[in-house]
Molecule: FMN riboswitch aptamer (RFN element)
Organism: pig gut metagenome
């Protein structure tokens, strides 16, 4: 300091009401990469989505108390809250679609 291979996203159980809803209601359940005291909510990225012929730019949610400790919006307790874009005979994080895709990244190989 390069090339090559592989790997790299998860989810409503059981009810209600109704013609019709996994999209309302009750209640369930999920949680991509680095960073850092072990993070869906802190920094920053990647996916979408809008411009650009590319780099790239712009956009794109959400957390608090107490506790332990040298440190923890990260662990343990309580209690919250988010979740792109189209589509659906009923409104969607979770059903179906772009996607057998792409990708921050990771791990091997190798000069």
């Nucleotide at each position: 300091u390069g090339u090559c291979u592989u790997c790299a996203g998860g989810g409503c159980a059981g009810g209600g009401u109704g013609a019709a809803a996994u999209u309302c209601c009750c209640g369930a359940u999920u949680g991509g990469c680095g960073g850092u005291a072990a993070a869906g909510u802190c920094c920053g990225c990647g996916a979408g989505c809008g411009c650009g012929a590319a780099a790239g730019c712009g956009u794109u949610g959400a957390c608090u108390c107490g506790g332990u400790g040298c440190a923890a919006c990260u662990c343990c307790g309580g209690g919250a809250c988010c979740a792109a874009c189209g589509g659906u005979u009923a409104a969607a994080g979770u059903c179906c679609g772009g996607a057998u895709g792409a990708a921050a990244g990771a791990a091997g190989a190798u000069g």